Predicted 3D model of a 71-nucleotide RNA (transfer RNA) from Candidatus Nomurabacteria bacterium RIFCSPLOWO2_01_FULL_39_18. It matches the Rfam family "tRNA". Its family is annotated with triplet codon-amino acid adaptor activity in the Gene Ontology. The family's RNA type in Rfam is transfer RNA. Taxonomically the source falls in Candidatus Nomuraibacteriota (Bacteria, Bacteria candidate phyla). Its mean pLDDT, the model's own confidence on a scale to 100, is 81.
[in-house]
RNA sequence: UGGGAGAUCGUCUAACGGUAGGACGUCUGCCUUUGAAGCAGAAAAUUUUGGUUCGAUUCCAAGUCUCCCAG
Numbered sequence: 001u002g003g004g005a006g007a008u009c010g011u012c013u014a015a016c017g018g019u020a021g022g023a024c025g026u027c028u029g030c031c032u033u034u035g036a037a038g039c040a041g042a043a044a045a046u047u048u049u050g051g052u053u054c055g056a057u058u059c060c061a062a063g064u065c066u067c068c069c070a071g
Base pairs, nucleotide, nucleotide: 001070002069003068004067005066006065007064010024011023012022013021018054026042027041028040029039030038047063048062049061050060051059
């Protein structure tokens, strides 16, 4: 430099155009003499910008970062 793949709650992982969900973790409450465990609940995310669309995590273009291949 060229080609390809990827980026989603703190972490891991779903959602093939129609309310962004689950597990672990965190916090709050219940329970307990206390803690752990258990039960109930809450907060928390789509890499950035633009485009298409009634509607975009999803489709298109460009940028950033990471990985792989070739030279």